The part of an RNA shown here (small-subunit ribosomal RNA, central domain) has 353 nucleotides and comes from an invertebrate metagenome. It matches the Rfam family "Bacterial small subunit ribosomal RNA". The full RNA is in RNAcentral, with records from SILVA.

[in-house]
Context: one part of a larger RNA
RNA sequence: UUUGGCCUAAAGUGGGCGUAGCGGGCUUCAUCAGUCCUCCGUUAAAUCUACUCGCUUAACGAGUAAUCAGCGGAGGAUACAGUGAAGCUAGAGAUAGGGAGAGGACAAGAGUACGAUAGAGGAAGCGGUGAAAUGCGAUGAUCUUAAUCGGACUGCCUGUGGCGAAGGCGCUUGUCUGGAACUAGUCUGACCGUGAGGCCCGAAAGCCAGGGGAGCGAAACGGAUUAGAUACCCGUGUAGUCCUGGCCGUAAACGAUGCGCUCUAGGUGUUGCAAAAGUCAAGAGCUUUUGCAGUGCCUUAGCGAAGGCAUUAAGAGCGCCGCCUGGGGAGUACGGUCGCAAGGCUGAAACUU
Numbered sequence: 001u002u003u004g005g006c007c008u009a010a011a012g013u014g015g016g017c018g019u020a021g022c023g024g025g026c027u028u029c030a031u032c033a034g035u036c037c038u039c040c041g042u043u044a045a046a047u048c049u050a051c052u053c054g055c056u057u058a059a060c061g062a063g064u065a066a067u068c069a070g071c072g073g074a075g076g077a078u079a080c081a082g083u084g085a086a087g088c089u090a091g092a093g094a095u096a097g098g099g100a101g102a103g104g105a106c107a108a109g110a111g112u113a114c115g116a117u118a119g120a121g122g123a124a125g126c127g128g129u130g131a132a133a134u135g136c137g138a139u140g141a142u143c144u145u146a147a148u149c150g151g152a153c154u155g156c157c158u159g160u161g162g163c164g165a166a167g168g169c170g171c172u173u174g175u176c177u178g179g180a181a182c183u184a185g186u187c188u189g190a191c192c193g194u195g196a197g198g199c200c201c202g203a204a205a206g207c208c209a210g211g212g213g214a215g216c217g218a219a220a221c222g223g224a225u226u227a228g229a230u231a232c233c234c235g236u237g238u239a240g241u242c243c244u245g246g247c248c249g250u251a252a253a254c255g256a257u258g259c260g261c262u263c264u265a266g267g268u269g270u271u272g273c274a275a276a277a278g279u280c281a282a283g284a285g286c287u288u289u290u291g292c293a294g295u296g297c298c299u300u301a302g303c304g305a306a307g308g309c310a311u312u313a314a315g316a317g318c319g320c321c322g323c324c325u326g327g328g329g330a331g332u333a334c335g336g337u338c339g340c341a342a343g344g345c346u347g348a349a350a351c352u353u
Base pairs, nucleotide, nucleotide: 004324005323006322007307008306012321014201015200016199017198021194022193023192025088026087027086028085029084030083031082034080035077036076037075038074039073040072041071042070049065050064051063052062053061054060091191092188093187094186095184096183097182103177104176105175106174107173108172109171110154111153114150115149116148117147119145120144121143125136126135162169163168206247207246208245209244210243211242215241216240220236221235222234223233258320259319260318261317262316263315266298267297268296269295270294271293272292273291274290275289276288277287278286279285302309303308326353327352328351335346336345337344338343
């Protein structure tokens, strides 16, 4: 190794691209180092196994036979696998077409609310709470009004709707740009799948430099509450939140479910594309049906410890990768490596139970 698992018990890398490796469609020919068959050699003896025999039996001893597998050599087989050659189109990719979309980057513009500023009106409170107080207000607040400035955000539409590999993406317009689906079946002709290392992307918070700063708001201060109140509530409020450039590289980064392919009952919504039929005010209209692709719900078989999953599988299989092996110690120590730092990645043991 032969033999278990990973939604929730320990366990799917946060995500992608991709190197090595591993795995790989249909047909024909060739080859034979994989594979299979036959033969030869070697595989010391003892031991082991079977049978027979000898010590009174046994242990013990003797004889004969058997002995996998391996290695070397010779001859043969060619289905499978490999390799080489030629071809194919069902995988994959390209192309064409008209559509869908908060996919990404940049630029310009808009809108409500909010805050500030000075003016006008106005006159005693406002604000806040369970109740209050701190706070603001005759240097005229709150409130009303029109104006200017500022930063952030993007209502309704909005939908178990859409797009993206994930993180994530929502005002409008423009420019540049990525991907997917459908239809056609034109082209290439296995070009593919996965992917140790590697490279890239990666919410929020945090860090560095320079801007910006309306609102919100860690820390901090004050007022309450309370036995206390380093909180919950209230008033202020700095970092931060925003922009540009650089770093960090982590999350309950979750569907707690790796990626790809094939197969296995249905029902009912919804999104995109296509086709057909009906309807029509003839519209890029409406309705119905069907196909493909996505996205939900319910349920059969089956699976599961159960909850539940169930063509978007946790069902039946194949390929490849990652990971788990009682709890604590501990995601710690040490070492290495990355980082400006915070810290990240890798990752034990003693001991204890």